[in-house]
This is a predicted structure of a 341-nucleotide RNA (Bacterial RNase P class A) from uncultured Ruminococcus sp. The coordinates come from a structure-prediction model, not an experiment, and the mean pLDDT is 77.
RNA sequence: AGUAAACCAGGCAGUCGCGGGCACAGGCCGAAAGGCCGUGUCCGAGGAAAGUCCGGGCUUCACAGAGCGAGGAUAACGGCUAACGGCCGCCGGGGGCGACCCUAGGGACAGUGCAACAGAAAAUUACCGCCGCGUAUCAUACGCGGUAAGGGUGGAAAGGCGAGGUAAGAGCUCACCAAGAUAGGGGAGACCCUAUCGUUGUGUAAACCCUAUCCGAAGCAACACCGCGGAGGGACAUAAGGCCUGCUCGGCCGUCCCGUGGAGGUGGCACCGAGCCGCUGCGGCAACGCGCGGCCAAGAUAGAUGACUGCCGAAUACAGAACCCGGCUUACAGAUUUACU
Numbered sequence: 001a002g003u004a005a006a007c008c009a010g011g012c013a014g015u016c017g018c019g020g021g022c023a024c025a026g027g028c029c030g031a032a033a034g035g036c037c038g039u040g041u042c043c044g045a046g047g048a049a050a051g052u053c054c055g056g057g058c059u060u061c062a063c064a065g066a067g068c069g070a071g072g073a074u075a076a077c078g079g080c081u082a083a084c085g086g087c088c089g090c091c092g093g094g095g096g097c098g099a100c101c102c103u104a105g106g107g108a109c110a111g112u113g114c115a116a117c118a119g120a121a122a123a124u125u126a127c128c129g130c131c132g133c134g135u136a137u138c139a140u141a142c143g144c145g146g147u148a149a150g151g152g153u154g155g156a157a158a159g160g161c162g163a164g165g166u167a168a169g170a171g172c173u174c175a176c177c178a179a180g181a182u183a184g185g186g187g188a189g190a191c192c193c194u195a196u197c198g199u200u201g202u203g204u205a206a207a208c209c210c211u212a213u214c215c216g217a218a219g220c221a222a223c224a225c226c227g228c229g230g231a232g233g234g235a236c237a238u239a240a241g242g243c244c245u246g247c248u249c250g251g252c253c254g255u256c257c258c259g260u261g262g263a264g265g266u267g268g269c270a271c272c273g274a275g276c277c278g279c280u281g282c283g284g285c286a287a288c289g290c291g292c293g294g295c296c297a298a299g300a301u302a303g304a305u306g307a308c309u310g311c312c313g314a315a316u317a318c319a320g321a322a323c324c325c326g327g328c329u330u331a332c333a334g335a336u337u338u339a340c341u
Base pairs, nucleotide, nucleotide: 001341002340003339004338005337006336008334010312011311012310013309014308015307016306018044019043020042021041022040023039024038026037027036028035029034046318050329051328053327054326055325056324057323058219059218060217061216065249066248067247068246071215072214073213074212075211077089078088079087080086091105092103093102094101095100106210107209111208112207113204114203115202127151128150129147130146131145132144133143134142135141136140159177160176162174163173164172178200179199180197181196182195183194184193185192186191223267224266225265226264232258233257234256235255236254241253242252243251244250275295276294277293278292279291281290282289283288
């Protein structure tokens, strides 16, 4: 100077003010269900709470049931996980002096498509050039044949580079390298190593597509219950109309009209969870799994943690839960620690 990772994201004390749990004893509000106030005590936003991009738990349809179709997602190999498009390791390819980083990673001989412009030509092409022969000629021009090494165009033009060889050239031959094929060896596997062979003209599938694997739908405003109730009535009907569902099987619900009350309250939500913290415990390279010990940590609903003072201090950033969890992505002032180049 860099690379990778972990961790903090202000703390302590006091005064006043917010939301919730538990206990107590009364009071108040309401039509009711139920709610509010008081005293004491305990608790009270994040590493991303953001994005809503993935995967689930949970609730309902319905037992997620069967089949078909459409659509979508993933894609080297192996492992972890409830699962994933995630994580870990490892292989191939690319980048970096290096520690490390990225990865668009099955198939081009199933088929279709595209490759503009330039260029002679982008699936059998010869513009310039080189060589041989002929004609004319001061130079030079033309015709026929051979050539694809050199030049030009281009991202890409009959594997690359060097030598020999040739009329001039060409894997024509040789050495090295690349791709491919065959054989042997190593590895659980992707793949790697060695030998032989002159076999060698594209690219593109994050183009359509093919192959393999996976995917029910809707969502906490889900859903359940309570009260208001001396507010039910009428018509139709075993089928129609709906729902799961795009279709079939299968399953579930009676439907429509008029009228009344209410839009309230409670649970879901003390989040006990695939939970969190710790361990020089065991296994594993690791992700992680098992074991042992400890902990319970916000539940609002016009939506809670704010103000002041003092001291310490790097904390002046990004920024506030709304059913919950595992990931990814994005934003971010400042401080500390470890390992490596």